Model confidence (mean pLDDT): 81 of 100. Transfer RNA from a Clostridiaceae bacterium, 74 nucleotides, folded computationally.

RNA sequence: CUGGCUGUGGCGCAGCUUGGUAGCGCGCUAGAAUGGGGUUCUAGAGGUCGCAGGUUCAAUUCCUGUCAGCCAGA
Numbered sequence: 001c002u003g004g005c006u007g008u009g010g011c012g013c014a015g016c017u018u019g020g021u022a023g024c025g026c027g028c029u030a031g032a033a034u035g036g037g038g039u040u041c042u043a044g045a046g047g048u049c050g051c052a053g054g055u056u057c058a059a060u061u062c063c064u065g066u067c068a069g070c071c072a073g074a
Stems, first nucleotide, its partner, number of pairs: 001073007010026004020057001028044006050066005
């Protein structure tokens, strides 16, 4: 330099192909059960989907550019 993959709550991931109000597990907070802890149950908070632009009534999803990481080639 070229090509490919990945980027989504604190962490690990799904959702994208088929555009339609963003989910799961762990963790966190509160409450209940227990004498307490562990554990279980219930409820809740937390993300405008790496960044920017475009298409569209509507974009995590489609298109373009760009940044970071990884892989391959030169």
Record summary:
It matches the Rfam family "tRNA". The organism belongs to Clostridiaceae, within Bacteria.